């Protein structure tokens, strides 16, 4: 230099060939329970989906470019 893949909550993932409120597990916080802790149960906070354009009535999803990571070729 060429080419493929990946990016969604603190972590790990789901998300139906675009449809209105982005879901779950673990973790975190609060409460109940306990002599106390853990467990269990109930509730809660947390992601404008890597960045910026384009298409569309509507984009995590389609498309283009950039950045980062990673594989292959040279």
């Nucleotide at each position: 230099g060429g080419u493929g893949c990946c990016a969604u909550a603190g972590c790990u993932u789901a998300g139906u060939u675009g449809g209105u409120u982005a879901a779950a597990g673990c973790g975190c916080c609060u409460g109940u329970c306990u002599a106390g802790u853990a467990a269990a149960c109930a509730g809660g906070a947390g992601a404008u989906c890597u960045u910026g354009g384009g298409u569309u009535c509507g984009a995590a999803u389609c498309u283009c470019a950039g950045c980062a990571g990673u594989g292959c070729c040279u």
Molecule: transfer RNA
Organism: Tupaia belangeri chinensis